Description:
This is a predicted structure of a 123-nucleotide RNA (SAM riboswitch aptamer (S box leader)) from an Anaerolineales bacterium. Taxonomically the source falls in Anaerolineales (Bacteria, Bacillati, Chloroflexota, Anaerolineae). The coordinates come from a structure-prediction model, not an experiment, and the mean pLDDT is 79.
[in-house]
RNA sequence: CUCUUAUCCAGAGAGACUGAGGGAACGGCCCUUUGAAGUCUCGGCAACCAGACCAUUUCAUGCGUUAUGGUGCCAAAUCCGACAGCAGAAUGGCAAUGCCAUUCAAACACUGGAAGAUGAGAG
Numbered sequence: 001c002u003c004u005u006a007u008c009c010a011g012a013g014a015g016a017c018u019g020a021g022g023g024a025a026c027g028g029c030c031c032u033u034u035g036a037a038g039u040c041u042c043g044g045c046a047a048c049c050a051g052a053c054c055a056u057u058u059c060a061u062g063c064g065u066u067a068u069g070g071u072g073c074c075a076a077a078u079c080c081g082a083c084a085g086c087a088g089a090a091u092g093g094c095a096a097u098g099c100c101a102u103u104c105a106a107a108c109a110c111u112g113g114a115a116g117a118u119g120a121g122a123g
Stems, first nucleotide, its partner, number of pairs: 001123008013042005021031003026081003043074003048070003051066003054062003078115001083112003088104007
């Protein structure tokens, strides 16, 4: 880097150095000299993987427990949207309970998808 798969409306920040950007990308909207991003120290959250424990026992499973190890994370729902559905309306034409053409609209919410992030596995 590519592929597969699971999750993404919960949770959790202080200090030091430094000094202007940051929130992936586009549009919005936000954060930021009352200090962005980054690095370091300490702390915390969570429970994806491994371990330990418990229960069941089909030997592997669990809306289980823990937090020892490996990651991850600590503004805002992945900050929101983007694409599709939910969902059409008007006018006209025709061989007419319908079909076709043109024009306009498609907000909020919800569902799905795409993209992204993280874990685990594979190449």